The RNA shown here (transfer RNA) has 73 nucleotides and comes from Treponema sp.
Parts: sequence; structure tokens; C1' cells
RNA sequence: GCCAAGGUAGCUCAGUCGGUAGAGCGGUACACUCGUAAUGUACAGGUCUGGAGUUCGAUUCUCCACCUUGGCU
Repeated sequence: GCCAAGGUAGCUCAGUCGGUAGAGCGGUACACUCGUAAUGUACAGGUCUGGAGUUCGAUUCUCCACCUUGGCU
């Protein structure tokens, strides 16, 4: 330099023929227990990498940039 995949909660990841985002783990509170762990219930936590375009509406489609991983040279 070229090609491909990816960037979504603190972490690991879903999600999308475009219609206001979820799970597991972790955190907090409560219940249970003599107490802890485990378990159960509830709650909190997100400008979906940034910008532009299309659209009534974009995490999703298009373009550009940045970053990560892999391959080729």
C1' cells in the first nucleotide's frame, strides 16, 4: 500500500427486509439465611466510534474519516 471483518451498557456479545435497543456477567437495593455464599425479585447504567447524505423517521442504507483484528504484498 491492497483486501476482508468489526466498533452497541463497566466487560463479553445479540439485535436490524429502516419504526424510539436487549441478554449474560458485573453493580445497587430488597427477600431468603444465625451469618456469608448461592438463589430469587426489582432498579440503575447507552448521544449504538465521529461527520455528512437519503428518508416523515437511521444502530440498520450510502459516502468520508478514525480506531481494532486478520490476510496479502
Rfam family: tRNA. From the family's description: Transfer RNA (tRNA) molecules are approximately 80 nucleotides in length. Rfam links the family to the GO term triplet codon-amino acid adaptor activity. Taxonomically the source falls in Treponema (Bacteria, Spirochaetota, Spirochaetia, Treponemataceae). The prediction has a mean pLDDT of 82.